Transfer RNA from a Clostridiales bacterium, 71 nucleotides, folded computationally.
Model confidence (mean pLDDT): 81 of 100.
NCBI's taxonomy places the organism under Bacteria, Bacillati, Bacillota, Clostridia, Eubacteriales.
Rfam family: tRNA. By type it is a transfer RNA. Rfam's curators write: Transfer RNA (tRNA) molecules are approximately 80 nucleotides in length.
RNA sequence: GCGGACAUAGUCUAGUGGUAAAACCCCAGCUUCCCAAGCUGGAGAUGCGGGUUCGAUUCCCGUUGUCCGCU
Repeated sequence: GCGGACAUAGUCUAGUGGUAAAACCCCAGCUUCCCAAGCUGGAGAUGCGGGUUCGAUUCCCGUUGUCCGCU
């Protein structure tokens, strides 16, 4: 330098044009003499910028980062 893959919550994974799901973590409550565990509830996310579309996490382009391959 060229090609490819990936980017979703603090962490790890789903999702696939129509309200973004769960687990761990965090907060509150219940339980307990206390702690832990357990149960219930809650907060929190689509890398960034454009385009297409009634509607984009999803499709297209660019860009940034990570990884892999080639040279």